[in-house]
């Protein structure tokens, strides 16, 4: 400098790795109306891209594969800069949480701003 992610920016103080405030981004709970109204411990639900199936293992966890989903690929289509989408190809990811409980949901209440990677790098097309 660049990338994933909501996970960033600003101000003031402190002097150490902290505190306070503001903005921005993201999540949860929560009426009426609407929906649902019958199963259910074989519980149910949430964040998210992170689900389903098969085989093996055999308390759970797990391992391998397939499908599905997600991320990246600078230098490009020609004034420059930024950026979106599609096709093929390549590399990688496919995770966590609540705890018997929650539909939607105005007011309202409440929580998060973590963590991880990279110095090398494909081709073509249509846009803003």
């Nucleotide at each position: 400098g660049g990338c994933c992610u909501a996970g960033u920016c600003c101000u003031g103080a402190a002097u150490a790795c902290u505190c306070a405030g503001g903005a921005a981004c993201g999540g949860a709970g929560g009426a009426a109306c609407c929906a649902a109204u019958u199963c259910a411990u074989u519980g149910g639900g949430g964040u998210u891209a992170a689900u389903u199936c098969u085989a093996c293992a055999g308390a759970u966890u797990g391992u391998a594969g397939a499908a599905g989903g997600g991320a990246u690929g600078a230098g490009a289509u020609u004034a420059c800069u930024c950026u979106u989408u599609c096709g093929c190809c390549a590399u990688c990811c496919u995770a966590c949480c609540c705890g018997u409980c929650a539909g939607c949901u105005a007011a309202c209440u409440u929580c998060g701003u973590c963590g991880g990677c990279u110095a090398a790098a494909g081709c073509g097309a249509a846009g803003g």
c-di-AMP riboswitch aptamer (ydaO/yuaA leader) from Bacillus altitudinis, 128 nucleotides, folded computationally. The RNAcentral record of the sequence draws on MGnify. Its Rfam family is "c-di-AMP riboswitch aptamer (ydaO/yuaA leader)". Rfam links the family to the GO terms cyclic-di-AMP binding and regulation of gene expression. Taxonomically the source falls in Bacillus altitudinis complex (Bacteria, Bacilli, Caryophanales, Bacillus).